[in-house]
c-di-GMP-I riboswitch aptamer from an uncultured Anaerolineae bacterium, 89 nucleotides, folded computationally.
RNA sequence: GGUCAAUAAAGGCAACCCUGAUGAAGACCAGGGACGCAAAGCCAUGGGUCUACGACUGGGAUUGGAGGUAUGAUCGCCAAGUUGCUACG
Numbered sequence: 001g002g003u004c005a006a007u008a009a010a011g012g013c014a015a016c017c018c019u020g021a022u023g024a025a026g027a028c029c030a031g032g033g034a035c036g037c038a039a040a041g042c043c044a045u046g047g048g049u050c051u052a053c054g055a056c057u058g059g060g061a062u063u064g065g066a067g068g069u070a071u072g073a074u075c076g077c078c079a080a081g082u083u084g085c086u087a088c089g
Stems, first nucleotide, its partner, number of pairs: 004089001012037002017032004022027001035076001041082002045079003048074003054069001056067002
């Protein structure tokens, strides 16, 4: 210097729910609060999943409503990439 992470230490993050704000929605942000997490740090590259404003299709004219679709979202769904703390060994 690298690898592993039962146990320990110093810490870290924050599920669900509530409140406020943004958004068409999914969802995300802030505060409270902890279900849990050795990357539950970062990243949307490959999959999976969620949503459908808009455009398109079909239908229709009391402009309701339907279909598929991501350019939207999710890293606390998986993989890949990348960075990082530590006892003993």